[in-house]
Context: one part of a larger RNA
C1' cells in the first nucleotide's frame, strides 16, 4: 500500500446501487411460506327458471311444499396432475463429494416435441353422507348405500419381453447388432360442444432435456499416526437392482493395501470466482452460479417417472405443549419475529403489476419464488455545504525582542447563483397479456405493489447542510502555558526527573472528508 460480510471511538447533509447472523446446526410464541382441476366424480348446502299442489286473497302476489331444468357459488369426499421444484443452512463428509476429462456393448426418465397403431366388451367395490358405538381430545371400530378418467378380469398385440432354431456382420467373447420363423406375457377413459371438432386415454420407437453408474487426472496438516484389512481381496453361482458390481447370500481360494505415507488423529462442503501481487505465487470460497450433504438427533421403508422426502410416513431419543392421566401434539438450517450467545448484522411491511413456477381448456386460483418498499455511512459511486468582489489589513484570539507577527481575503460590506434540500402544480416508462367485435386486417375495453415516486415546470432565501487524525525520527505539519520520572503517551526507536516541537490544553499548521481515526484479519 490494497483488501473487507466487518467491529469500535468521535461526527454526519442528499441520492443511486449494491449488502447486512461470520457466534449457538442453540431454543422458538404468532402469521403466511403448496396448492390446483367442477370440461374426471360423488353428496349436501345455498342460488336462479320453468311449472304443480296446498294455504290467505276478487286478482296481481305472498307463504309451505314437491318436480324439471340450470349455473362449480359454498363445504366435504373419491380421482387426477403439482407437492422430489422453487427457498434454506454448511452439520457431516479428505469421498469419485467436487473440479475436468472420458465411458455405459452395464442404465432409468412424468410433463414436453416428432411419429406409428390402438381406445372393444363387461365386472366387482369404496371414501363422503346416514345409523350404532368407543374416546376429554387426538381420533377410532362396525353396519347399510353410491358414482367416476379410483380397482379389477376377458378380447386385440405391431413393437417390446421370456425360452428356443437360424443367417449376415461385428467382438477378446452367442460381445453387440441387423433380419427370418417358432413360442410366453402384458393394454386403454373417458370428458367438453348443437355439430365440426378439441383435451385427454393404451402400447411402440425416436428426440430434447434431466438422472444414475464406472474410470484417468487434480487440490489441505501431522510419521510425537507404521502398519491397515474377515465380505476383508479374488473365483463359481444364485439373489437384488433401472442398471454393472463383494450390493447381498452359499461355497472355494488366501489374497488386498503401505514409505510415490497405507491405517489412525486434526481441520475442512467443493468449483466458476473473490482478494493480493510486475508476474510466478499466497490467501480466501459472503453476496451471484453450478454441484454436494443435510431438515431437532438416529434409524425405517411407504407411494411415486423422480424422495428414503424441510412445511410426509413409522420406529426410537432428548424437548416443548395439551390432557378427564386412560392418552395425545409439535419441528422456523422458508419469510418476518422473539429469547438467548456475541464486538457485531435489518420489518411480525406492500403486491402478485412485471419475471418465473404449479394446477387448469381457459377465465383464474395459488406462489414470504419473485418484484418492490423500509431499517444500518456496512461498502463502492455521485454532488453538496456556496461564487466573484473585498483593507498595508476591523474586532477578538494566539504570540512577541512590545516595533511587530499570525489567523487573513478569511470575516464583514457589495454583486451573482439556487444543485440536493423545503413548499406548489402537473405526472410516468416499465403492459405483453385478457376479454369483446371481426374471415382478416384491425378495431374497441381493461390490468402497476412499487407511486403521487422518478422525472418535469414554478416560488422563495445564501438561505437547512463539517467533521475527524495527526504535527519528536520513520512521515507532511510548531509555537506557548501547565505539568515534573507525576500525571500521561507509545506502532519502532523512545518521550516525561523545572523553560518538553514527543504528556494536558490553547494558537497556528499538515492530511482526508460525510466520513476520520483505532482494532482485527488477508495479501
Nucleotide at each position: 500500500g490494497a483488501g473487507c460480510g466487518a467491529a469500535c471511538g468521535c461526527u454526519g447533509g442528499c441520492g443511486g446501487c449494491g449488502u447486512g447472523c461470520u457466534u449457538a446446526a442453540c431454543a422458538c410464541a404468532u402469521g403466511c411460506a403448496a396448492g390446483u382441476c367442477g370440461a374426471a366424480u360423488g353428496c349436501g348446502c345455498a342460488g336462479c327458471a320453468u311449472u304443480c299442489u296446498g294455504u290467505a286473497g276478487c286478482a296481481a302476489u305472498a307463504c309451505a311444499g314437491g318436480a324439471u331444468g340450470u349455473a362449480g357459488g359454498c363445504g366435504c369426499a373419491u380421482g387426477g396432475c403439482g407437492a422430489a421444484c422453487g427457498g434454506g443452512u454448511g452439520c457431516g463428509u479428505a469421498a469419485c463429494a467436487c473440479g475436468u476429462g472420458g465411458g455405459c456393448a452395464a442404465c432409468c426418465u412424468u410433463c414436453c416435441c416428432u411419429u406409428c397403431g390402438g381406445u372393444g366388451g363387461g365386472g366387482g367395490a369404496u371414501a363422503c353422507c346416514c345409523c350404532c358405538g368407543c374416546g376429554a381430545a387426538a381420533g377410532c371400530g362396525g353396519g347399510a348405500c353410491u358414482a367416476a378418467u379410483a380397482c379389477c378380469g376377458c378380447a386385440u398385440a405391431a413393437c417390446a419381453c421370456u425360452c428356443c432354431c437360424u443367417g449376415g456382420g461385428u467382438u477378446a467373447g452367442u460381445u453387440c447388432u441387423c433380419g427370418g420363423g417358432g413360442u410366453u406375457u402384458c393394454a386403454a377413459a373417458g370428458c367438453a360442444g348443437c355439430a365440426a371438432u378439441g383435451c385427454g386415454c393404451c402400447g411402440g420407437a425416436a428426440g430434447a432435456g434431466g438422472g444414475g453408474c464406472c474410470c484417468g487426472c487434480g487440490g489441505c496438516c501431522g510419521a510425537u499416526u507404521a502398519g491397515c484389512u474377515a465380505g476383508u481381496u479374488g473365483g463359481u453361482g444364485a439373489g437384488g437392482u433401472a442398471a454393472c458390481g463383494g450390493c447381498u447370500c452359499a461355497c472355494c481360494a488366501a489374497g488386498g493395501c503401505u514409505a510415490a505415507g497405507a491405517u489412525c488423529g486434526g481441520u475442512a462442503g467443493c468449483c466458476g470466482g473473490u482478494c493480493u501481487g510486475a508476474g510466478a505465487g499466497g490467501a480466501u470460497g459472503a453476496u451471484c452460479g453450478g454441484c454436494c450433504a443435510c431438515a431437532c438427533u438416529g434409524g425405517a421403508a411407504c407411494u411415486g417417472a423422480g424422495a428414503c422426502a424441510c412445511g410426509g410416513u413409522c420406529c426410537a431419543g432428548a424437548c416443548u405443549c395439551c390432557u378427564a392421566c386412560g392418552g395425545g401434539a409439535g419441528g422456523c438450517a422458508g419469510c418476518a419475529g422473539u429469547g438467548g450467545g456475541g464486538a457485531a448484522u435489518c420489518u411480525u411491511g406492500c403486491g402478485c403489476a412485471a419475471u418465473g413456477g404449479g394446477c387448469g381448456a381457459a377465465a383464474g386460483c395459488c406462489u414470504g419464488a419473485c418484484g418492490c418498499a423500509g431499517c444500518g455511512a456496512c461498502g463502492c459511486c455521485g454532488c453538496g455545504u456556496g461564487g466573484g468582489g473585498g483593507a498595508u489589513g476591523a474586532a477578538g484570539c494566539u504570540u512577541u525582542u512590545c516595533g511587530g507577527a499570525g489567523c487573513g481575503u478569511a470575516a464583514a460590506c457589495c454583486c451573482c447563483u439556487u444543485u440536493c434540500g423545503a413548499c406548489c402544480g402537473g405526472g410516468a416508462c416499465g403492459a405483453a397479456u385478457g376479454c369483446c367485435c371481426g374471415c382478416a386486417a384491425g378495431g374497441g375495453c381493461u390490468u402497476g405493489a412499487c407511486g403521487g415516486u422518478a422525472c418535469c415546470g414554478g416560488u422563495a432565501g445564501a438561505a437547512g447542510a463539517a467533521g475527524c487524525c495527526c504535527c519528536g525520527g520513520c512521515u507532511a505539519a510548531c509555537u506557548a502555558c501547565g505539568u515534573g520520572c507525576c500525571a500521561g503517551c507509545a506502532g519502532c526507536c523512545g518521550c516525561g526527573g523545572u523553560a518538553a516541537a514527543a504528556c494536558g490544553u490553547a494558537g497556528g499548521g499538515g492530511g482526508c472528508c460525510a466520513g476520520c481515526g483505532u482494532u482485527g484479519c488477508u495479501c
This is a predicted structure of a 523-nucleotide part of an RNA (small-subunit ribosomal RNA, 5' domain) from an uncultured bacterium.
The prediction has a mean pLDDT of 86.
Rfam family: Bacterial small subunit ribosomal RNA.
RNAcentral holds the full RNA, with entries from Greengenes.